Predicted 3D model of a 391-nucleotide RNA (Bacterial RNase P class A) from a Hyphomicrobiales bacterium. Its Rfam family is "Bacterial RNase P class A". Rfam classes the family as a ribozyme. The source organism's lineage runs through Bacteria, Pseudomonadati, Pseudomonadota, Alphaproteobacteria and Hyphomicrobiales. Of the family's consensus pairs, 95% are formed in the model. The prediction has a mean pLDDT of 77. The sequence was found by an Rfam model in a public genome assembly.

RNA sequence: CCAGCUGGCUGGAUGACUGCCCUUUGCAACGUCGAAAGAUGGUGAGGGGAGGAAAGUCCGGGCUCCAUGGAAACACGGUGCCGGGUAACGCCCGGCGGGGGUGACCCCAGGGAAAGUGCAACAGAAAGUAUACCACCUCGCAAGAGGCAAGGGUGAAAAGGUGGGGUAAGAGCCCACCGCACAGCCGGCAACGGAUGUGGCAAGGUAAACCCCACCGGGAGCAAGACCGAAUAGGAACACCAUGUUUUGCGCAAGCAAGACCAGCCUGUUUCCAGGUGAGAGUGUUCGGGUAGGUCGCAUUGAGGUGUCCAGCAAUGGCUGCCCCAGAGGAAUGGUCAUCGCCUUCGCUCGUCGAAGUGCACAGAACCCGGCUUACAGGCCAGCUGGUAAA
Numbered sequence: 001c002c003a004g005c006u007g008g009c010u011g012g013a014u015g016a017c018u019g020c021c022c023u024u025u026g027c028a029a030c031g032u033c034g035a036a037a038g039a040u041g042g043u044g045a046g047g048g049g050a051g052g053a054a055a056g057u058c059c060g061g062g063c064u065c066c067a068u069g070g071a072a073a074c075a076c077g078g079u080g081c082c083g084g085g086u087a088a089c090g091c092c093c094g095g096c097g098g099g100g101g102u103g104a105c106c107c108c109a110g111g112g113a114a115a116g117u118g119c120a121a122c123a124g125a126a127a128g129u130a131u132a133c134c135a136c137c138u139c140g141c142a143a144g145a146g147g148c149a150a151g152g153g154u155g156a157a158a159a160g161g162u163g164g165g166g167u168a169a170g171a172g173c174c175c176a177c178c179g180c181a182c183a184g185c186c187g188g189c190a191a192c193g194g195a196u197g198u199g200g201c202a203a204g205g206u207a208a209a210c211c212c213c214a215c216c217g218g219g220a221g222c223a224a225g226a227c228c229g230a231a232u233a234g235g236a237a238c239a240c241c242a243u244g245u246u247u248u249g250c251g252c253a254a255g256c257a258a259g260a261c262c263a264g265c266c267u268g269u270u271u272c273c274a275g276g277u278g279a280g281a282g283u284g285u286u287c288g289g290g291u292a293g294g295u296c297g298c299a300u301u302g303a304g305g306u307g308u309c310c311a312g313c314a315a316u317g318g319c320u321g322c323c324c325c326a327g328a329g330g331a332a333u334g335g336u337c338a339u340c341g342c343c344u345u346c347g348c349u350c351g352u353c354g355a356a357g358u359g360c361a362c363a364g365a366a367c368c369c370g371g372c373u374u375a376c377a378g379g380c381c382a383g384c385u386g387g388u389a390a391a
Base pairs, nucleotide, nucleotide: 001387002386003385004384005383006382007381008380009379010378012340013339014338015337016336017335018334020049021048022047023046024045025044026043027042030041031040032039033038051362055373056372058371059370060369061368062367063221064220065219066218068274069273070272071271072270073269074268076217077216078215079214080213081095082094083093084092085091096110097108098107099106100105111212112211116210117209118206119205133152134151136147137146138145139144160178161177162176163175164174165173179201180199181198182197183196185194186193187192225296226295227294228293235287236286237285238284239283240282244261245260246259247258248257249256250255264277265276266275304323305322306321307320309318310317311316341360342359343357344356345355346354347353
């Protein structure tokens, strides 16, 4: 100097005039809208006012309410190597194993194929304890018979691989090395790794196929929910469920009312315990009434932000100092002008020169937070890898 990899920051600045939202405080002081609850309006001085993704709505929670509650099992759904972090996670950090790359680094839907089932089209002789098309060897005049799975072909994949011996030709048939299985020893918290020994060696691939194993899991969501005001009808009918025991009162009786007990009913299913209900509840059909107002939730103080130090490889945690960082309610933070900055293009006397530009990215909170994923013009910083040249 060129090329690459990883991480981080920023993503226009300043001034003038003017407009908007929230909030503190002083003054003024009643008006407007409304049935009400309530809302809104003047003026002076202060403070604050979109993001790294606010996007996607893919995960995890805080918070709120509901479901009868508790325990267990099943169903259903999710995750899937080991260790650590976290409120938690499917996230993050560090490792292990596998793959890619010269490398820095990047990627993995990473438990189990010896529990079982399924699938692999076509091609090919044959797709799993499955084969003999060509070829090779032996016998034979030939047809053919026997041997063979080493060579060739087909295929994504053909009964471990390479080399040697052996054989009629071959084959783990035998041997060496590698691979595989098992055993113990060493290192490591572990995943796993290392060396050694035994064994010719039986189990090919696929589980983002069904499945098995381990772990986790109520539902709905700020349109949650609470309060205030106004108004109404705690609606009605039919069908299914469907009717048990007993006591008292009324009644001539049929029956009615009240009480107690029980079946039944109340969860995605079942069992046990507790609680409620006991013609309720639930299911279906039809008819009919009310609700569109206002305030809070929301000065958004939080698993909050940030600086130093300590512990840790790190994620992160701890002590401590400082800070308060939008709160709209159809949705505020804008507009105009000027100067500067950055970028692109052109020119030139090649300097931080001059000119031009309808050039300056992705894009806007809505209860809040931790992540992941996606989008992004340009600028800056740090570390690392490879190459080249010179000294």